Context: one part of a larger RNA
RNA sequence: UGGCGGGGGGGCACCACAAGGGGUGGAUGCUGCGGUUUAAUUGGAGUCAACGCCGGGAACCUUACCAGGGGAGACAGCUGGAUGAUGGUCAGAUUGAAGAUCUUACCUGACUAGCUGAGAGGAGGUGCAUGGCCGUCGCCGGCUCGUGCCGUGAGGCGUCCUGUUAAGUCAGGCAACGAGCGAGACCCCCGCCCCUAGUUGCUACCAAACCCCGGCAGGGGUUUGGGCACUCUAGGGGGACUGCCGCCGAUAAGGCGGAGGAAGGAGGGGGCUACGGCAGGUCAGUAUGCCCCGAAUCCCCUGGGCCACACGCGGCAUACAAUGGCAGGGACAAUGGGUUCCGACCCCGAAAGGGGGAGGUAAUCCCUAAACCCUGCCUCGGUUGGGAUCGAGGGCUGCAACUCGCCCUCGUGAACGUGGAAUCCCUAGUAACCGCGUGUCAUCAUCGCGCGGUGAAUACGUCCCUGCCCC
Numbered sequence: 001u002g003g004c005g006g007g008g009g010g011g012c013a014c015c016a017c018a019a020g021g022g023g024u025g026g027a028u029g030c031u032g033c034g035g036u037u038u039a040a041u042u043g044g045a046g047u048c049a050a051c052g053c054c055g056g057g058a059a060c061c062u063u064a065c066c067a068g069g070g071g072a073g074a075c076a077g078c079u080g081g082a083u084g085a086u087g088g089u090c091a092g093a094u095u096g097a098a099g100a101u102c103u104u105a106c107c108u109g110a111c112u113a114g115c116u117g118a119g120a121g122g123a124g125g126u127g128c129a130u131g132g133c134c135g136u137c138g139c140c141g142g143c144u145c146g147u148g149c150c151g152u153g154a155g156g157c158g159u160c161c162u163g164u165u166a167a168g169u170c171a172g173g174c175a176a177c178g179a180g181c182g183a184g185a186c187c188c189c190c191g192c193c194c195c196u197a198g199u200u201g202c203u204a205c206c207a208a209a210c211c212c213c214g215g216c217a218g219g220g221g222u223u224u225g226g227g228c229a230c231u232c233u234a235g236g237g238g239g240a241c242u243g244c245c246g247c248c249g250a251u252a253a254g255g256c257g258g259a260g261g262a263a264g265g266a267g268g269g270g271g272c273u274a275c276g277g278c279a280g281g282u283c284a285g286u287a288u289g290c291c292c293c294g295a296a297u298c299c300c301c302u303g304g305g306c307c308a309c310a311c312g313c314g315g316c317a318u319a320c321a322a323u324g325g326c327a328g329g330g331a332c333a334a335u336g337g338g339u340u341c342c343g344a345c346c347c348c349g350a351a352a353g354g355g356g357g358a359g360g361u362a363a364u365c366c367c368u369a370a371a372c373c374c375u376g377c378c379u380c381g382g383u384u385g386g387g388a389u390c391g392a393g394g395g396c397u398g399c400a401a402c403u404c405g406c407c408c409u410c411g412u413g414a415a416c417g418u419g420g421a422a423u424c425c426c427u428a429g430u431a432a433c434c435g436c437g438u439g440u441c442a443u444c445a446u447c448g449c450g451c452g453g454u455g456a457a458u459a460c461g462u463c464c465c466u467g468c469c470c471c
Base pairs, nucleotide, nucleotide: 008471009470010469011468012467013466016462017461020426021425022424023423024422027318028317029316030315031314032313033312034311035309036308043054044053065304066303067302068301069300070299071298075117076116077115078114080111087107088106089105091103092102093101121293122292124291125290126289130287132282133281134280135278136277137276142181143180144179145178146177147176148157149156150155160173161172162171163170186271187270188269189268190267192238193237194236195235196234197233198232201228202227205226206225207224208223209222210221211220212219213218241264244258245257246256247255248254320419324378325377326376327375328374329373330372336367337366338365341360342359345356346355347354348353385416390411391410392409393408394407395406396405432454433453434452435451436450437449438448439447
């Protein structure tokens, strides 16, 4: 100097508590991990910070594993070689399949893997040799420098104290005075207003055509032409600054309340995120030192495995029902994606799906909600709850669905009646619930990333628990 303490003081955080909401831990399934098994069940990751992670949804491929088969040595030296190196081939044998090999032959015509070195290649080793990237401390507020002062020196002061802040944020004091990185400012999205622009968007108003209702006054719908008001789209600008008022504070910084305002004290969300630590993670994304393999630890193919299953753990999905289930009818999105693609609409089919196929390289065409509302049934029962498991039939993708895909229909209908100790997340358009899009993708989503719809409860505190910062 830094770290630590069952030392003290001050401050802070729903990866802390308190007050609440919803879960997990029990069941079944899915998925990852351990273990066991296996010819192989490739490998990595291991408290937070491994375990729906390696964008890791593996039928072949992927693929690194296993079984079997095949291929392959630039260059140099030696060796062999026109008395034929090497390559090719009908048939048969062999084989999962192969002139790969063997048998019998034939064609070709200059190199040669038999030896030594040396290569190509290696998802072979070492992340404790590395680069790069990432995680985490850290939703933290710290880390330093110049000059000066103090100390023999390491070093200290500055960076401390008081108040304040989300903040080393700011104010006041002070042997300090300044400065840099970080915080903030900045950049993007959302919320209010204005301007510009008007097609593919919009339709208040005007006109026309067609259709429907009607007691022909009129109303509604679609399309077209005007139109750019509105909506929207996307470019620019304004707007919020404790600016105004009151109180507290030291007349400060600031805090509390109020007015006005679409928005109020950082308006909400995101990007960026210091000096460094963790020999954190990654040699399997790529790069790369060293070591190793080098006719096999290289390359290709077929099949299998990564999908096993007495068991243990993590994460999620679906439930246990009446705030519900089922049937019929009715309504309202946003983000996005689309040419080997999205596919309206018509026909066939009970459905999955099939046959045709308009339009769309897209503000033009297409893909598009569910919870919700109305009506009816069910009436507390392992049920009209729940859909695991299994049987049968059918469809789709693909060279190929046995191991091992997805979908539809019928049948079968298991556990499960709210889950011990323990434990996780969350403070507002949030939690919870509801569906949709997209990535991966031939097919397959209970996953990841987004999108909208409905929309609570409870703190406005504390440092008791778990941790963090300062003295």